[in-house]
Context: one part of a larger RNA
Molecule: large-subunit ribosomal RNA, domain IV
Organism: groundwater metagenome
RNA sequence: CACUCGCUAAGGAACUCGGCAAAAUAGCCCCGUAACUUCGGGAGAAGGGGUACCAUGCCAGCGUGAGUGAGUAUACCUUACAAAGCGCUGGAAGGUCGCAGAGAAUUGGGUCAAGCGACUGUUUAAUAAAAACACAGGUCCGUGCGAAGCUGAAAAGCGAUGUAUACGGACUGACGCCUGCCCGGUGCCGGACGGUUAACAGGAGGUGUUAUCUGCCGCAAGGUGGAGAAGCUCCGAAUCGAAGCCCCGGUAAACGGCGGCCGUAACUAUAACGGUCCUAAGGUAGCGAAAUUCCUUGUCGGGUAAGUUCCGACCUGCACGAAUGGCGUAACGACUUGACCGCUGUCUCAGCGAGUGGCUCG
Numbered sequence: 001c002a003c004u005c006g007c008u009a010a011g012g013a014a015c016u017c018g019g020c021a022a023a024a025u026a027g028c029c030c031c032g033u034a035a036c037u038u039c040g041g042g043a044g045a046a047g048g049g050g051u052a053c054c055a056u057g058c059c060a061g062c063g064u065g066a067g068u069g070a071g072u073a074u075a076c077c078u079u080a081c082a083a084a085g086c087g088c089u090g091g092a093a094g095g096u097c098g099c100a101g102a103g104a105a106u107u108g109g110g111u112c113a114a115g116c117g118a119c120u121g122u123u124u125a126a127u128a129a130a131a132a133c134a135c136a137g138g139u140c141c142g143u144g145c146g147a148a149g150c151u152g153a154a155a156a157g158c159g160a161u162g163u164a165u166a167c168g169g170a171c172u173g174a175c176g177c178c179u180g181c182c183c184g185g186u187g188c189c190g191g192a193c194g195g196u197u198a199a200c201a202g203g204a205g206g207u208g209u210u211a212u213c214u215g216c217c218g219c220a221a222g223g224u225g226g227a228g229a230a231g232c233u234c235c236g237a238a239u240c241g242a243a244g245c246c247c248c249g250g251u252a253a254a255c256g257g258c259g260g261c262c263g264u265a266a267c268u269a270u271a272a273c274g275g276u277c278c279u280a281a282g283g284u285a286g287c288g289a290a291a292u293u294c295c296u297u298g299u300c301g302g303g304u305a306a307g308u309u310c311c312g313a314c315c316u317g318c319a320c321g322a323a324u325g326g327c328g329u330a331a332c333g334a335c336u337u338g339a340c341c342g343c344u345g346u347c348u349c350a351g352c353g354a355g356u357g358g359c360u361c362g
Stems, first nucleotide, its partner, number of pairs: 001357008010348002014346001019343001027051005036041001038174001052096003058091007067081005072075001097101001109341007116333002121133002137172007149158003175328004180258003185255002187251005194246003201239001205235002208232002212227006259277005286320001287317001298314005
C1' cells in the first nucleotide's frame, strides 16, 4: 500500500449522477393506528410501553384425581360435578443485580407525493428483470363438421374422440367513466345493367406450293415471265366467351385520416359572431411544457437560505387524443422520479486496531 473486518470526538448527506455503500430498524406480548378504498384492504400503517432473575407464599385457568350425584343397556357401564396433593400456563404485589434482561445468534427502517404497468407471474443461460411479454376481461373476423386453420408429395395426422357457451386468427389489456367525425384512397364483404377481358369455338379473307393454261426471246434445244383448280401448308378478321378489373353499394375495436386565410364587441385585449378557399371529413369528451414541449431553466404558485429536477396550475398541444385505446383508479412493484424523519466514516478529514496478502530476510 491492497483486500476483508472492528471502533471513532464534533457535525450528520455538507458526499455523490443518485444516501451507492454502510449504519439504523428487528423477536414476542400489550396499547394504539390516518388519508384513501374495489369495504377485502391500507396495516406490522405511523407511534408508544413491557421483556431477566428470586419466593415451596397469593390469585386465576387447565390437567390428573379420592369421591359425590344422576341414568338404565346392571357393566371392569355411561354421564355431570369435584376435595387434598402433584404438574403446567398466565397474572398481581414484593424483592435482587447490571450501563444494558428478545443481554449472544437469527430477525422489517419509516413517511409523503408523482409517473408507468391493474394484480401473482414471464424474459435477453454468460452486460438489460423493466414501463417490455403474458394475463383475466373487451371487441372484430373466420369456421355447420370429412369445420375453418396447420403439417404433409400423398396416405394421413393435429384441431378433437371437441361441435358455435366450440375451435382458429387479429387487436386491446383488471376495474370505473367512456370510446366522437370521415368509406375519397387501400383492404375486405355484397351486387350485377353495362364496358373491358384468356384459352376454346368460329372462320370472312389471305400466304406458299403447282396439274393446267398462257406472254416474250429463240431455227431448235431451251431461257425468262403471267394467271392458276384440287390437295397440302401457313397466317387469320367479325362473332361467341368466365372470374377479375372498371362500375354500384356496405364496412373504421379494417389499414388509415381528422384544414387554411381575413374581419368583427362603447379603453385595451380577446373574439361568442361573420366572410372566403379547400376537403372524404376537418380532432368531440378527456388530458396537456406531459416517458410527448423545439423555443424552454415557458409563466405563476408550493417546497429550499438558495431548486435546469419535483409537485400544483395556466394552454401559446414545434409535434396528446379516444381498443396502434382516452382519462381516472384502491391494492401490488428487487421499476422510475422528487421530498422528509430516523440513521450513520458517504463526507468535513481523517485516525486507530485485527486478519490475509504485498515488501525484506530465509